Notes
Transfer RNA from a Flavobacteriales bacterium, 74 nucleotides, folded computationally. Rfam family: tRNA. The family's RNA type in Rfam is transfer RNA.
C1' cells in the first nucleotide's frame, strides 16, 4: 500500500425478509428468605445500535464515506 471481517447495556454476545416499546447471560441496585455470609427468588436501573450522510412511508438491518479493532497478501 491492497483485500476481507467486525463495531448493539459495565463485560460477553443475540437480533430471522427492513415494520409492534431493541433483547439474553454475567455484573450492578433494592426488597424477601438467613443471626450473618454465600445462594435463590422478585423487581428495577443501565442503550448517541461506532460517527456522518444517502435510499425508503419506515433503517440496528440496505448503500457510501470516516474512525477504531482483528486478520490475510505484499
Nucleotide at each position: 500500500g491492497g483485500g476481507g471481517a467486525c463495531a448493539u447495556a459495565g463485560c460477553u454476545c443475540a437480533g430471522u425478509u427492513g415494520g409492534c416499546u431493541a433483547g439474553a447471560g454475567c455484573g450492578c441496585u433494592a426488597c424477601a428468605a438467613u443471626g450473618g455470609c454465600a445462594u435463590u427468588g422478585u423487581a428495577g436501573a443501565g442503550g448517541u445500535c461506532a460517527u456522518g450522510g444517502g435510499u425508503u412511508c419506515g433503517a440496528c438491518u440496505c448503500c457510501c464515506a470516516u474512525u477504531g479493532u482483528c486478520u490475510c497478501c505484499a